[in-house]
Molecule: transfer RNA
Organism: Cognatiyoonia sp. IB215446
RNA sequence: UUCAAUGUAGCUCAUCGGUAGAGCGGUAGAUUUUGGUUCUAUUGGGAGCGGGUUCGAAUCCCGUCAUUGAAA
Repeated sequence: UUCAAUGUAGCUCAUCGGUAGAGCGGUAGAUUUUGGUUCUAUUGGGAGCGGGUUCGAAUCCCGUCAUUGAAA
């Protein structure tokens, strides 16, 4: 320099055009002598960034940034 993949909650990942979810985590409570375990409730992000298409975009298109991989 070129090509490809990925970017969504504190972390790991779903959601493949129609109001964005799970597990772990955080907080409170119950249980326990305490801790841990278990149970209940609660807590959370509008999708790397900027545009476009569409009645409607995390999802499709363009640009850009970052990370990873490959080639030279």